[in-house]
RNA sequence: GCUGCCAUCGUCUAGUGGCCUAGGACGAUAGAUUCUCAUUCUAUAAAUCGCGGGUUCGAAUCCCGCUGGCAGCA
Numbered sequence: 001g002c003u004g005c006c007a008u009c010g011u012c013u014a015g016u017g018g019c020c021u022a023g024g025a026c027g028a029u030a031g032a033u034u035c036u037c038a039u040u041c042u043a044u045a046a047a048u049c050g051c052g053g054g055u056u057c058g059a060a061u062c063c064c065g066c067u068g069g070c071a072g073c074a
Base pairs, nucleotide, nucleotide: 001073002072003071004070005069006068007067010026011025012024013023018057028044029043030042031041032040050066051065052064053063054062
């Protein structure tokens, strides 16, 4: 330099154009239970989906560019 893949709550992830201002698990906070801790149960907060454009009536999802990461080729 070229090609391909990936980027979503604190972490790991679901999603394949409308039912998603985004669901789940772990973690966090509060409460219940317990003499206390742990376990268990309940509730709450937390991602405008890496950034900027485009397509569309409608985009986390499709297209382009950029950034970062991984792999292969040279």
Transfer RNA from a Candidatus Roizmanbacteria bacterium, 74 nucleotides, folded computationally. The source organism's lineage runs through Bacteria, Bacteria candidate phyla and Candidatus Roizmaniibacteriota. The sequence is in RNAcentral, with records from ENA. The prediction has a mean pLDDT of 81.